Notes:
Glycine riboswitch aptamer from uncultured Intestinimonas sp., 71 nucleotides, folded computationally. Of the family's consensus pairs, 89% are formed in the model. Model confidence (mean pLDDT): 77 of 100. Lineage of the source: Bacteria > Bacillati > Bacillota > Eubacteriales > Intestinimonas. It matches the Rfam family "Glycine riboswitch aptamer". From the family's description: This family represents the bacterial glycine riboswitch.
RNA sequence: CAUCGGGAGAGACCGCGCGAAGCGGCGCCGAAGGGGAGCGGCAUAGAAUCUCUCAGGCAAAAGUACCGAUG
Numbered sequence: 001c002a003u004c005g006g007g008a009g010a011g012a013c014c015g016c017g018c019g020a021a022g023c024g025g026c027g028c029c030g031a032a033g034g035g036g037a038g039c040g041g042c043a044u045a046g047a048a049u050c051u052c053u054c055a056g057g058c059a060a061a062a063g064u065a066c067c068g069a070u071g
Stems, first nucleotide, its partner, number of pairs: 001071006011026001013025004027058003033054001034052003039046001
């Protein structure tokens, strides 16, 4: 990396809308991604489940860090 399995959180809020789509408003989540300081350290390298919420997400579905098995 590939395949299979497990895999959370937060309004199916309000208005328009047939609608779960779309637009606007307010409220929220952090485990795609991205940024940040501290840690460590001679230096270089390194990176979180911390932090921010830009992105993404807040019915189902999909996806997700992470874990297991196989190649």